[in-house]
RNA sequence: UUUUUCGCAAUGGGGUGCCUUACUAAUUCGGGCUGAGAUCAUACCCACCGAACCUGAUCCAGGUAAUGCUGGUGUAGGGAUGGCGAUGAUUUUCAAC
Repeated sequence: UUUUUCGCAAUGGGGUGCCUUACUAAUUCGGGCUGAGAUCAUACCCACCGAACCUGAUCCAGGUAAUGCUGGUGUAGGGAUGGCGAUGAUUUUCAAC
């Protein structure tokens, strides 16, 4: 100097579904399922190495008590950053031998 990997703080982006008991006009509270996270977080995840997340989607196949629950779609389209530190590699300069 560039960049491999990792970490730190700051900043920014994102999602919050399905089922159900009692009361009830309804909402809500509680409980169950998956998940990092289901709007009790000030938490969780992600920030171009970008599947965090959105569109396609009231999509297709499988499965479930039910649900993006699982897979496909997906080398499809979008999508939010700079800094410091450590480590590795390479190059240049100086000194010594």

This is a predicted structure of a 97-nucleotide RNA (TPP riboswitch aptamer (THI element)) from an uncultured Bacteroidia bacterium. Of the family's consensus pairs, 95% are formed in the model. It matches the Rfam family "TPP riboswitch aptamer (THI element)". For this family Rfam cites "Comparative genomics of thiamin biosynthesis in procaryotes. New genes and regulatory mechanisms" (Rodionov et al., J Biol Chem, 2002). It was read from a public genome assembly, where an Rfam model found it.